[in-house]
Molecule: transfer RNA
Organism: uncultured Bacilli bacterium
């Protein structure tokens, strides 16, 4: 230098011939239980806002009524080739 692949919450990790983003697990918070804990069980858990709502898939643009998904550029990781 070329090619391929990956980047999504606090962490791991789903969702793809474009149509409700965050399933599931871990963690965390509250409750229950206990003398007190652990384990189990129940509920909640992206960000902003009093609320209505708004924003959010590495970053920036584009296509589209609509983009995690398609296109272009770009950053970083990994692998292969030279």
């Nucleotide at each position: 230098g070329g090619c391929a692949u990956c980047a999504u919450g606090g962490c791991g990790g789903a969702a793809u011939u474009g149509g409700u983003a965050g399933a599931c697990g871990c963690g965390c918070u509250g409750g229950u239980c206990u003398c007190a804990g652990a384990a189990g069980c129940c509920a909640g858990u992206g960000g902003g806002g009093c609320a209505a709502c708004c924003c959010g898939u590495g970053g920036a643009a584009g296509u589209u009524c609509g983009a995690u998904c398609c296109u272009u550029c770009u950053u970083g990781g990994u692998g292969c080739c030279a």